[in-house]
RNA sequence: GCCCCUAUAGCUCAGUGGUAGAGCACCCGCUUAGUAAGCGGAAGGUCGGUAGUUCAAUCCUGCCUGGGGGCA
Numbered sequence: 001g002c003c004c005c006u007a008u009a010g011c012u013c014a015g016u017g018g019u020a021g022a023g024c025a026c027c028c029g030c031u032u033a034g035u036a037a038g039c040g041g042a043a044g045g046u047c048g049g050u051a052g053u054u055c056a057a058u059c060c061u062g063c064c065u066g067g068g069g070g071c072a
Stems, first nucleotide, its partner, number of pairs: 001071007010024004018055001027041004048064005
């Protein structure tokens, strides 16, 4: 330099056109003499950035940025 994969909640990941979910963590409650475990609930996201396509984009396309890999 060229090519491929990847970026979604604090962490690990789903979701692949129709106004985003799970597990764990954090917070509140129940339970206990108390703690842990267990159970219930709440909160937490301009879906890496920017343009384009579309009635509508986390999802499709271009470019940029970060991470991983391949070729030379």

Transfer RNA from Tissierella creatinini, 72 nucleotides, folded computationally. Lineage of the source: Bacteria > Bacillati > Bacillota > Tissierellia > Tissierella. Rfam family: tRNA. It is annotated as a transfer RNA. Its mean pLDDT, the model's own confidence on a scale to 100, is 83.